[in-house]
Context: one part of a larger RNA
C1' cells in the first nucleotide's frame, strides 16, 4: 500500500434535512458510450528475459528473439452495465375514512407541600448529630389554628407503557402545529437510498442584557471530626437553579452498536389498530411498535447477539491502523468569554 476492521480490544459524526456525487425495480425498442472478438498502426536506442558470440573467466561488450501487459484507428457481437424512447406496479408518494399518544409552541387555570408575614392559643425550650456546637428563642422560638404573600415543582394513576430524529417530554384546560399507525379503493407512475462539503436542532454547566427568587445551593463562614481536614457530617450561605431575549454547541450525548432494503425456526409478554369466531369477554388471524427466553441455524476470542442480529447480502457516508507525548502545540476558523473545532512532531518505550 494491498488489505483487514469498528457492542466490550483502535475505531459509528449527538441527531436531522439536504446540495454534489455514488448506487438504484419489472418488460420492449433502439444505440454502442463502457464491455468484448478479428485486423492495422504506433509502442526509438539502451535496460530486462530468452538463444547464440567476443575478451583465458567473469563484470562488460556485441548479435538475433521475444516482450514492452500501452494508447489509436478500423471491422463486427449485443447478455450485462449505460444513453435515448415508451410502457408497467411489487418501491415511493397522493387521496378517503378511522385511531393512539408526557410530540412541540403559546396562553390560562388547580390543589397538595416548603418558606415568609400578620393574628389566636400556649410556655421553655426548639433544631441537630454517631455524640455535638455553631444556630434559633422569654422582645415569647418550637408546636397549634386561621388568614395572607411569592415562587418552584406537579403525588397517586404510573407500567422493561406512550411520543419524538436526537437533545428530551408528566397537573388540567383551551388555542395554532408535527409526525405516526390502521383499513379502503382510486390516482402518480421509480418521483427511491445514501449523503463529502453546507444547513439547522441539540442535556447540564457556563456567558450578556432584564426580570424573578420559595426551595435547594457551588464559593464562602462558622460549628464539629481528625495527626491534620482547605473534606464526608451539622448551621448558615451568594452566583446559580426560575422567565424573555441572544449565545456556548459540548456529554459514559450509550443500545458504547451509522442509515436503507431483501431474506433466514420458535415461545411468552405487552402498546396501537383491523378483519373473524363464538360461550360476551375471550379465542385465533394479520399489520406497526416495544420486551423477555435461548433449549433454533448463523456469528463471536469470549462475555455474548440471535427477524428490534453483532446472522446471510447489497448500497452509500464516518471512522481506525502500537503505548506515552496528545485529542496537546503552532496555525486557521468559530466564540464577550469559558473555550470548541480541525490537528501534528521532536522524543521516548
Nucleotide at each position: 500500500c494491498u488489505g483487514g476492521g469498528c457492542g466490550u480490544a483502535a475505531a459509528g459524526c449527538g441527531c436531522g434535512c439536504g446540495u454534489a456525487g455514488g448506487c438504484g425495480g419489472g418488460c420492449u425498442a433502439u444505440u454502442a458510450a463502457g464491455u468484448u472478438a478479428g485486423g492495422g498502426g504506433u509502442g526509438a536506442a539502451a535496460u530486462c528475459c530468452c538463444g547464440g558470440g567476443g575478451c583465458u573467466c567473469a563484470a562488460c561488450c556485441c548479435c538475433g528473439g521475444a516482450a514492452c501487459u500501452g494508447c489509436c484507428c478500423u471491422u463486427g457481437a449485443u447478455a450485462c452495465u449505460g444513453g435515448u424512447a415508451g410502457u408497467c406496479u411489487a418501491g415511493a408518494g397522493u387521496u378517503c375514512g378511522a385511531g393512539a399518544g408526557a410530540g412541540g409552541u403559546g396562553a390560562g387555570u388547580g390543589g397538595a407541600a416548603u418558606u415568609c408575614c400578620g393574628a389566636g392559643u400556649g410556655u421553655a425550650g426548639a433544631g441537630g448529630u454517631g455524640a455535638a456546637a455553631u444556630u434559633c428563642g422569654u422582645a415569647g422560638a418550637u408546636a397549634u389554628u386561621c388568614g395572607g404573600a411569592g415562587g418552584a415543582a406537579c403525588a397517586c394513576c404510573a407500567g422493561u407503557g406512550g411520543c419524538g430524529a436526537a437533545g428530551g417530554c408528566g397537573g388540567c384546560u383551551c388555542a395554532c402545529u408535527g409526525g405516526c399507525u390502521c383499513g379502503a379503493u382510486a390516482c402518480u407512475g421509480a418521483c427511491g437510498c445514501u449523503g463529502a462539503g453546507g444547513u439547522g436542532c441539540g442535556a447540564a454547566a457556563g456567558u450578556g442584557u432584564g426580570g424573578g427568587g420559595a426551595g435547594c445551593a457551588a464559593a464562602c463562614a462558622g460549628g464539629a471530626u481528625u495527626a491534620g481536614a482547605u473534606a464526608c457530617c451539622c448551621u448558615g450561605g451568594u452566583a446559580g437553579u426560575c422567565c424573555a431575549c441572544a449565545c456556548c454547541g459540548u456529554a459514559a450525548a450509550c443500545g458504547a452498536u451509522g442509515g436503507a432494503u431483501g431474506c433466514u425456526a420458535g415461545c411468552c409478554g405487552u402498546u396501537g389498530g383491523a378483519c373473524a369466531g363464538u360461550u360476551u369477554a375471550c379465542u385465533g388471524u394479520u399489520c406497526a411498535g416495544u420486551g423477555g427466553c435461548g433449549g433454533c441455524a448463523g456469528c463471536u476470542a469470549a462475555c455474548g447477539c440471535a427477524u428490534u442480529a453483532a446472522g446471510c447480502a447489497u448500497c452509500c457516508c464516518g471512522c481506525c491502523u502500537g503505548g506515552g507525548g496528545a485529542g496537546u502545540a503552532c496555525g486557521g476558523u468559530c466564540g464577550c468569554a469559558a473555550g470548541a473545532u480541525u490537528a501534528a512532531a521532536a522524543c521516548u518505550c
Predicted 3D model of a 349-nucleotide part of an RNA (small-subunit ribosomal RNA, central domain) from an uncultured bacterium. The coordinates come from a structure-prediction model, not an experiment, and the mean pLDDT is 87. It matches the Rfam family "Bacterial small subunit ribosomal RNA". Rfam links the family to the GO terms structural constituent of ribosome and ribosome.